[in-house]
Notes:
Model confidence (mean pLDDT): 84 of 100. The RNA shown here (small-subunit ribosomal RNA) has 1379 nucleotides and comes from a Pyrinomonadaceae bacterium. The source organism's lineage runs through Bacteria, Acidobacteriota, Blastocatellia, Blastocatellales and Pyrinomonadaceae. It matches the Rfam family "Bacterial small subunit ribosomal RNA".
RNA sequence: UUUAACGAGAGUUUGAUCCUGGCUCAGAAUCAACGCUGGCGGCGUGCCUCAGACAUGCAAGUCGAACGAUUAAACUUUCCUUCGGGAAAGAUAUAAAGUGGCGUACGGGUGAGUAACACGUAAGUAAUCUACCUUUGAGUGGGGAAUAACAGUCGGAAACGACUGCUAAUACCGCAUAAUGCAGCGGCACCGCAAGGUGACAGUUGUUAAAGCAUUUAUGCGCUUAAAGAGGAGCUUGCGGCAGAUUAGCUAGUUGGUAAGGUAAUGGCUUACCAAGGCAACGAUCUGUAUCCGGUCUAAGAGGACGGUCGGACACACUGACACUGAAUAACGGGUCAGACUCCUACGGGAGGCAGCAGUCGGGAAUUUUGGGCAAUGGGCGAAAGCCUGACCCAGCAACGCCGCGUGAAGGAUGAAGUCUUUCGGGAUGUAAACUUCGUAAGAAUAGGAAGAAUAAAUGACGGUACUAUUUGUAAGGUCCGGCUAACUACGUGCCAGCAGCCGCGGUAAUACGUAGGGACCAAGCGUUGUUCGGAUUUACUGGGCGUAAAGGGCGCGUAGGCGGCAAUUCAAGUCAUCUGUGAAAUCUCCGAGCUUAACUCGGAACGGUCAGAUGAUACUGCUUUGCUAGAGUGCAGAAGGGGCAACCGGAAUUCUUGGUGUAGCGGUGAAAUGCGUAGAUAUCAAGAGGAACACCUGAGGUGAAGACGGGUUGCUGGGCUGACACUGACGCUGAGGCGCGAAAGCUAGGGGAGCAAACAGGAUUAGAUACCCUGGUAGUCCUAGCCCUAAACGAUGAUUGCUUGGUGUGAUCGGUACACAAUCCGAUCGUGCCGAAGCUAACGCGAUAAGCAAUCCGCCUGGGGAGUACGGUCGCAAGGCUGAAACUCAAAGGAAUUGACGGGGGCCCGCACAAGCGGUGGAGCAUGUGGUUUAAUUCGACGCAACGCGAAGAACCUUACCUGGGCUCGAAAUGGAGUGGACCGGAGUAGAAAUAUUCCUUCCCCGCAAGGGGCUGCUCUAUAGGUGCUGCAUGGCUGUCGUCAGCUCGUGUCGUGAGAUGUUGGGUUAAGUCCCGCAACGAGCGCAACCCUUAUCGUUAGUUGCCAUCAGGUCAAGCUGGGCACUCUAGCGAAACCGCCUCGGAUAACGGGGAGGAAGGUGGGGAUGACGUCAAGUCCUCAUGGCCUUUAUGUCCAGGGCUACACACGUGCUACAAUGGCCGGUACAAACCGUCGCAAACCCGCGAGGGGGAGCUAAUCGGAAAAAGCCGGCCUCAGUUCGGAUUGGAGUCUGCAACUCGACUCCAUGACGCUGGAAUCGCUAGUAAUCGUGGAUCAGCAUGCCACGGUGAAUACGUUCCCGGGCCUUGUACACAC
Repeated sequence: UUUAACGAGAGUUUGAUCCUGGCUCAGAAUCAACGCUGGCGGCGUGCCUCAGACAUGCAAGUCGAACGAUUAAACUUUCCUUCGGGAAAGAUAUAAAGUGGCGUACGGGUGAGUAACACGUAAGUAAUCUACCUUUGAGUGGGGAAUAACAGUCGGAAACGACUGCUAAUACCGCAUAAUGCAGCGGCACCGCAAGGUGACAGUUGUUAAAGCAUUUAUGCGCUUAAAGAGGAGCUUGCGGCAGAUUAGCUAGUUGGUAAGGUAAUGGCUUACCAAGGCAACGAUCUGUAUCCGGUCUAAGAGGACGGUCGGACACACUGACACUGAAUAACGGGUCAGACUCCUACGGGAGGCAGCAGUCGGGAAUUUUGGGCAAUGGGCGAAAGCCUGACCCAGCAACGCCGCGUGAAGGAUGAAGUCUUUCGGGAUGUAAACUUCGUAAGAAUAGGAAGAAUAAAUGACGGUACUAUUUGUAAGGUCCGGCUAACUACGUGCCAGCAGCCGCGGUAAUACGUAGGGACCAAGCGUUGUUCGGAUUUACUGGGCGUAAAGGGCGCGUAGGCGGCAAUUCAAGUCAUCUGUGAAAUCUCCGAGCUUAACUCGGAACGGUCAGAUGAUACUGCUUUGCUAGAGUGCAGAAGGGGCAACCGGAAUUCUUGGUGUAGCGGUGAAAUGCGUAGAUAUCAAGAGGAACACCUGAGGUGAAGACGGGUUGCUGGGCUGACACUGACGCUGAGGCGCGAAAGCUAGGGGAGCAAACAGGAUUAGAUACCCUGGUAGUCCUAGCCCUAAACGAUGAUUGCUUGGUGUGAUCGGUACACAAUCCGAUCGUGCCGAAGCUAACGCGAUAAGCAAUCCGCCUGGGGAGUACGGUCGCAAGGCUGAAACUCAAAGGAAUUGACGGGGGCCCGCACAAGCGGUGGAGCAUGUGGUUUAAUUCGACGCAACGCGAAGAACCUUACCUGGGCUCGAAAUGGAGUGGACCGGAGUAGAAAUAUUCCUUCCCCGCAAGGGGCUGCUCUAUAGGUGCUGCAUGGCUGUCGUCAGCUCGUGUCGUGAGAUGUUGGGUUAAGUCCCGCAACGAGCGCAACCCUUAUCGUUAGUUGCCAUCAGGUCAAGCUGGGCACUCUAGCGAAACCGCCUCGGAUAACGGGGAGGAAGGUGGGGAUGACGUCAAGUCCUCAUGGCCUUUAUGUCCAGGGCUACACACGUGCUACAAUGGCCGGUACAAACCGUCGCAAACCCGCGAGGGGGAGCUAAUCGGAAAAAGCCGGCCUCAGUUCGGAUUGGAGUCUGCAACUCGACUCCAUGACGCUGGAAUCGCUAGUAAUCGUGGAUCAGCAUGCCACGGUGAAUACGUUCCCGGGCCUUGUACACAC
């Protein structure tokens, strides 16, 4: 300089957050298998399991040019001949059998064994061998004796064997010759520390060889010997690569030596003798597992996992052992022996070894043809021809993998049909199809047709294959669609069926199950499962941690080891640089080339080691040597201390004993009891005994390594600190193993024993109480000696060294300064606390006593549970300690902080929350609602507060939704369209319970001249209707509730990694987040308050139907009349109240207390008004509405019944129980409201409900209407009554089509329970409670309910401890569906 290479995260713990931490996913790969599907070709790959057993065939032979032998046919020659032919020899041929040579140790298979010099790498061999091959030198003379085949005899079922006889050789044996061979001896040169080695000696002595065959007569091939080469092999060594210490000691040929043997060769390789060594925490031995490597997969890399195909090495060949042959074997297709198994047998005996290629059985999720050929490549033999070759080359099977190709391309809208969906309009599939034009892998047919063959020629299994031309002509699936993760709807199902990698889906609207449509991604494949690496910085070398998440050893001393101050010196081990050798090929990477491309193949380059050697450098580390003093230590002088051990001494208190005083209790508790006590306790005084512990001082103060240490004195003894000098000279730090110390409890032996006190006993408490409380009480606690060895042994923080802003205490010592001279002020060192800067931390926090910045060494951690458990080992007297797993199971477990909620936590505050009061409920009878029960039906809803006189402001029919029965089906009601008839309405009759059916009578409307149009109405058809059927957990709307509580939020800013915080907290104050002040906050919104209505005072305006002071008239009386609008009143508009004024308190504020004035005083009283939200609160039966269900019924009409039942339970009320009362008579005073489908007066009748009657009134006019309690008078006199009125009998009234089930009221009679209500519980703070009556809605009729109105009209509140609810702040939390 160029090229190449160059790192992704996500889901899941929580209400949310940050962190720790595991689990899971997305990627790549595979000798794969399974499911669905499947067109072609090329190149590869194919028993991972039983090194299980194997039928059958083949896989190693070849040489006649080494030899004997045999020699059919054909040929030559000779002989014989019956003339057909026969015999012999030669030549030729023959490899079935034999002798001999070479090969069979290669090639091919498998991975059982092996943790080893087996493998890899680098060396050594001067300690060695090497057939065939190559090169070179020399030689090959002359003899001999056998043997197989064969023949004969014999044995045996067979396999096979025995004996006799014949014969050849390149088979075998002597002799000769021979050196640069071998052995011995001798000197010389060189190398080496030595042992020893090398070289040339033509030194010397001894010894050792051979084989021939063929022939064209040239030779060729052999043979012997020697030297060298190449390739191959043996042996040795350094280094490297595995798990377990719950394997810690192993070893007698063991380690070494001497001698001998053995081998190609070193060597305990073997033997004899001698010595006692050798290995091991840097892991010996043992156990488990495993062929090793080049490489393969993955990964950014470092690594991790693997070792199939291909290549190198090793090992094995049914199992085990052994040798023979040979150059080489302890030999896959050789041998012997033993064993197991299989087969044959005449039972005597024999045969066999597929982990060669095919193939079979078995095993298994699973792995192929009993194919062709030696044409190519390679191998064996041969002189060669050639023969052999399941090596190999090919073909077959298998989507098993990689690569390539195809299933068409372009145009084509009315956006066809079908299908799916729909808001019914449409949308999607979709240019997709049809259609037009063009094109065409495979296959079929026909025609041609290779390269691979190296040749002068011949020779192709594949194969008539690849390829070419023409005609014809076929081919898409799989998975997924909740998030991760690309892709959505409908139907079915209904916590079922099912899905699922993790989180998790499914309980009636499932994008998560199943199906369909659509879509996404891959594609002849697609998914699933298994396995590996990755992501995983989740073992962290690169690259993690240990205060609280898992993790610092309980503490010290110290061995090995690791690390180590300043300066110089030597060496060059580490380190660095350059060079050399090697790191096989293939693979990977790059460049290029060949098959149409790619996969694949080929050529070249490069890469690759903790390797070996050589040369150099010397800063750093190390080694050697020499110095230094800053680390460390010693000496000197001081002060402090509950440091340790031992002995002795002391007082207070408890208990006990004795004696005195003294009398009935003591003691104990929440309250009691057990217990003690009249045999004299407790109490009190005196004396004595005994044991244990040491008040005050005492202090986040001291000492110690930690555990720990506390009365005093004495003795012995350890350590630290301060000051000033002197000395030694790195002597240091840490510390695996090891050794020691180590609270309490516990154990052994002996003492001791006052108090306390496990166990135990008793008493209480309690549902129980093997506890808490009480009364007792034994081990133990104490001492001596010895064990045990654990703790929240904690600062949950290992030791050591250095560095890094500050402030303030305290203990020890010293120095300085200041008046007199310091406990006090300033400073130094050491210790011990608090607060804090930077920095660190997930945060909390730490912060010179680090959890900061660095260094050294040790210990420990790797998800939760199982479990500190089991087994083993070791220690212990025991208890137990130390060491310390797995199966299985979960998707979390966990840390810190945040917001809420909660607390029998704290603080502050409020509320009829309690308290103080008044009146009730709970008991009675009745009314009403609910539950339950019953029933044909007793329609439905509402269920703590916040369901239960609630929906229902009113069930005899209707209502009505329920039940029984009778009917209807375009329907009881509504709309559109088409057709058809007629007015509709009204009246009458028959059947019927009615609905309804049917008959008859009457009758046509409007506009228009007409045609026709419009309206009303009946019937038929159609589109539709209808549903008080389900789901309030699919919804809207409305409502309840916390709560008229004072809260709930936002913007910007700031703080925090973040959830979040701040604001909104704090100090005051308020009814109030109301206001003031302060403040990293400043503002704002919804709430609060105010604005609205009503009520209380006044003014003004207006006076009719209201009013009547004055004037006039008038009546039995009366605003009755004229008149008036003053007053009351009515209803419009205004005024008035604001802490405005005074005073006191308070921060001078907000505000509060008091006062004046005022009709009203501190939001004057009351109402309307209900923040963000909570309760899946209530309502599908008000209404609306999604979905589902129903359609001769779950719709609709009608009659009757039911909702009114009745052993019982509960809620809400009414009436009472009486004298503050009841009854009778008289008499007074309201407000609000209602009335023409109505209110109804006067008057008459009736005891009464009521009837008759009908003036007046559409209402400040008339009417309802009498207000009642009250007041006055009378009776009753404490009784189940002159209280109370239920129930029942009788008689009536009214409403209504109709009061039987089932109305209200009246009269007469009847006269029940009940004498103030257990536990418990409700309302109310002033015009309130209580009490008294009045009106209204609903309504034909029906109120003790509901809503409203006025009359009379109290008591009490010390106060906030407690109960309930709420607000704010704070605290704890393992809660968040939130106690």